[in-house]
């Protein structure tokens, strides 16, 4: 640097309190056993090999992977100067002023050549 990420996939043994990439808020998994490492499955189909030769197909090897959308969100757009809220003003209404939400675009990260 491209290209892909809303799919999909499990047991057994070790280990012993953490884990989800960083930070940082969340929210979720874990003593019915987390991270890790090791055996064996599987899942994918990025290369490389075979087949077809158009698309594809196969699943040997080389990787990867095996909770939750990259777990969600933090930047930018829009939703919107809108709605709480605050001032004025009898009222209609005026000035100020912070979002949520959801969508779409980035950012980081992973994974391959």
């Nucleotide at each position: 640097u491209u290209a892909u990420a809303a799919a999909g996939a499990a047991g057994c043994g070790g280990g012993g309190a953490g884990a989800g990439a960083u930070c940082a808020g969340g929210c979720u998994c874990u003593a019915u056993a987390a991270a890790c490492c090791g055996c064996u499955g599987g899942c994918a189909a990025c290369c490389u090999a075979c087949c077809a030769c158009u698309c594809g197909g196969c699943a040997a090897g080389g990787u990867g992977c095996u909770a939750a959308c990259u777990c969600c969100u933090g930047c930018c757009u829009a939703u919107a100067g809108u709605a709480a809220c605050c001032g004025c003003g009898u009222u209609a209404g005026c000035g100020g002023g912070u979002a949520a939400u959801u969508a779409g675009g980035g950012a980081c990260u992973a994974u391959a050549a």

SAM riboswitch aptamer (S box leader) from Spirosoma utsteinense, 113 nucleotides, folded computationally.
Of the family's consensus pairs, 93% are formed in the model.